[in-house]
RNA sequence: CAGCGGUAACCGCCAAAUCACCCUCGGGUGAACCGGGGACCCACCACAGAGCUAUGUUGUUCGGCUCCGCCGAAGAACGUGGGGUGAAUCCGCGCAAGCGGUAGGGCUAUUCCGGGCCCGAACCCGUCAGCUAACCCGGUAGGCGGUGAACGGAAGGGUU
Numbered sequence: 001c002a003g004c005g006g007u008a009a010c011c012g013c014c015a016a017a018u019c020a021c022c023c024u025c026g027g028g029u030g031a032a033c034c035g036g037g038g039a040c041c042c043a044c045c046a047c048a049g050a051g052c053u054a055u056g057u058u059g060u061u062c063g064g065c066u067c068c069g070c071c072g073a074a075g076a077a078c079g080u081g082g083g084g085u086g087a088a089u090c091c092g093c094g095c096a097a098g099c100g101g102u103a104g105g106g107c108u109a110u111u112c113c114g115g116g117c118c119c120g121a122a123c124c125c126g127u128c129a130g131c132u133a134a135c136c137c138g139g140u141a142g143g144c145g146g147u148g149a150a151c152g153g154a155a156g157g158g159u160u
């Protein structure tokens, strides 16, 4: 001097995922942001036929009875219908695992267009939910990248 790798700071990306204060360091409070529930009005609403079906399953407690069990009540977990967060749905093949597409979403380092690339998950409520003022409730977890397709065109901005 050059190359490769790691860490920290810094910069940037997905997303509501951020900021301030207090404290016993695990949380609390507030702001900001996001989401759910919840009136009037509005929307939906009828009839007939067919098909399917789940007040299902398994524990717990209590009570009753004709007591190896059955019935009833309460409550729990799972599940069916339905609903919610989210871009994350649907279609084809497959017994399944999975594969291929796709509605949709994101990145491309100022913006738009073109071109290119990636995602297309997961979880929750518990028989219930249209919209929805007042009002009520909840959330602010995580993950990734940094010489590059960081490309081409147009526009804009800054500096000289």
Base pairs, nucleotide, nucleotide: 010146011145012144013143014142018031019030020029021028022027023026032140033139034138035137036136037135042130056078057077058076060074061073062072063071064070065069081128082125083124084123085122090101091100092099093098104119105118106117107116108115110155111154112153113152114151
Molecule: c-di-AMP riboswitch aptamer (ydaO/yuaA leader)
Organism: Micromonosporaceae bacterium